[in-house]
SAM riboswitch aptamer (S box leader) from a Bacteroidota bacterium, 117 nucleotides, folded computationally.
Its mean pLDDT, the model's own confidence on a scale to 100, is 79.
Rfam family: SAM riboswitch aptamer (S box leader). Rfam's curators write: The SAM riboswitch is found upstream of a number of genes which code for proteins involved in methionine or cysteine biosynthesis in Gram-positive bacteria.
RNA sequence: CUCUUAUCAAGAAAGGCUGAGGGAACAGGCCCUGUGAAGCCUUAGCAACCGGUCCAUAGCGAAAUGGAUGCUGGUGCUACAUCCUGCCCACGACACUCGUCGCGGGAAAGAUAAGAG
Numbered sequence: 001c002u003c004u005u006a007u008c009a010a011g012a013a014a015g016g017c018u019g020a021g022g023g024a025a026c027a028g029g030c031c032c033u034g035u036g037a038a039g040c041c042u043u044a045g046c047a048a049c050c051g052g053u054c055c056a057u058a059g060c061g062a063a064a065u066g067g068a069u070g071c072u073g074g075u076g077c078u079a080c081a082u083c084c085u086g087c088c089c090a091c092g093a094c095a096c097u098c099g100u101c102g103c104g105g106g107a108a109a110g111a112u113a114a115g116a117g
Base pairs, nucleotide, nucleotide: 001117002116003115004114005113006112007111008110013043014042015041016040017039021032022031023030026086027085028084029083044078045077046076048075049074050073051071052069053068054067055066056065057064082109087106088105089104091102092101093100094099
């Protein structure tokens, strides 16, 4: 970097350095930000996956499955639903002409983890 699978409306802060941007890409919105953005460091926290530990299935063992547990670990995360929308389907209301608004479902893209190449 690519592919596959799963999840994404919950959760979770302070301090120091620094000094203007940031919320993935593009577009339209809407927000955050000198009362300090993004980035780096320290500490703390959250708990999704992997791992550890315990219990059960359960009978000697192994593997597997389910549950529990932040637990020395590996990642990740700690404004706003992945901040909202864009593409498709279907429904409702308004308009009667093109359309506008709203709810639901699906996809695409993205993020995170695990596995493979």